[in-house]
C1' cells in the first nucleotide's frame, strides 16, 4: 500500500442473500412461590442496527465514501 471479514439492547449474538413487525439468550426490576434465599414460573424496562451520503413509496438490509477492530499479502 492491497485484499478479505466484523460492527445490532448492559453481555453474547440472530436477522442482512430475499427491502415493509427491531428480535432470542443471559443480566436487570416488579409480582407469584418460600420462614428467608435460590431455582422456577409470569410481566416489563433497556436501541442514534458505528458514522455521512444516495437509490426507494418504505432502508438494519441495497449503492458510494469514512470510522475503528480482527487477519491475510507485499
Nucleotide at each position: 500500500g492491497c485484499c478479505g471479514c466484523c460492527u445490532u439492547a448492559g453481555c453474547u449474538c440472530a436477522g442482512a442473500c430475499u427491502g415493509g413487525g427491531a428480535g432470542a439468550g443471559c443480566a436487570c426490576u416488579c409480582g407469584a412461590c418460600u420462614g428467608a434465599a435460590g431455582a422456577u414460573c409470569g410481566a416489563g424496562c433497556u436501541g442514534u442496527c458505528c458514522c455521512c451520503g444516495g437509490u426507494u413509496c418504505a432502508a438494519a438490509u441495497c449503492c458510494g465514501g469514512g470510522a475503528g477492530g480482527c487477519g491475510g499479502c507485499a
Molecule: transfer RNA
Organism: Haladaptatus paucihalophilus DX253